[in-house]
RNA sequence: GGGCCCGUAGCUCAGCCAGGUAGAGCGUCCGGCUCAUAACCGGAUGGUCGGCGGUUCAAAUCCGCCCGGGCCCA
Numbered sequence: 001g002g003g004c005c006c007g008u009a010g011c012u013c014a015g016c017c018a019g020g021u022a023g024a025g026c027g028u029c030c031g032g033c034u035c036a037u038a039a040c041c042g043g044a045u046g047g048u049c050g051g052c053g054g055u056u057c058a059a060a061u062c063c064g065c066c067c068g069g070g071c072c073c074a
Stems, first nucleotide, its partner, number of pairs: 001073007010026004020057001027045006050066005
């Protein structure tokens, strides 16, 4: 220098192919249960979807550039 993959909640990841209300588990907080704790049950909490721009009525999703990480080639 070139190619490919990854970046979404505090953590681990779905959703992207084929555009149409942003989700799950864990965590945290409150409550229930218990003599009490854990477990269990109910509720709540939590996002510039890596950044900028483009296409579109509408973009996490499609396109371009850039940033960060990984693998491979030279």
Predicted 3D model of a 74-nucleotide RNA (transfer RNA) from a Candidatus Njordarchaeota archaeon. Rfam family: tRNA. It is annotated as a transfer RNA. NCBI's taxonomy places the organism under Archaea, Promethearchaeati, Candidatus Njordarchaeota.